[in-house]
Overview: The RNA shown here (transfer RNA) has 73 nucleotides and comes from a Candidatus Pacearchaeota archaeon. The source organism's lineage runs through Archaea, Nanobdellati and Candidatus Pacearchaeota. Its Rfam family is "tRNA". Rfam links the family to the GO term triplet codon-amino acid adaptor activity. By type it is a transfer RNA. The prediction has a mean pLDDT of 82. RNAcentral holds the sequence, with entries from ENA. RNAcentral records the identical sequence in 2 taxa.
RNA sequence: GCCGAGGUAGCUCAGUUGGCAGAGCGGCGGUAUCGUAAACCGCAGGCCGGAGGUUCGAAGCCUCUCCUCGGCU
Numbered sequence: 001g002c003c004g005a006g007g008u009a010g011c012u013c014a015g016u017u018g019g020c021a022g023a024g025c026g027g028c029g030g031u032a033u034c035g036u037a038a039a040c041c042g043c044a045g046g047c048c049g050g051a052g053g054u055u056c057g058a059a060g061c062c063u064c065u066c067c068u069c070g071g072c073u
Base pairs, nucleotide, nucleotide: 001072002071003070004069005068006067007066010025011024012023013022019056027043028042029041030040031039049065050064051063052062053061
């Protein structure tokens, strides 16, 4: 240099054909217990790597760009 995969919550990842941004773990509060843990209930936490474009509407499409991983030379 070329090709491919990926970047979404603190972490690991979903998100279908463009139409309300989600789960598990973790955090906080509560129930319960003699007490702790497990369990159960609830809450907070993100404008989706960045910029621009298309569209009534973009995490998902198009362009440019940054970063991570793999392959080729």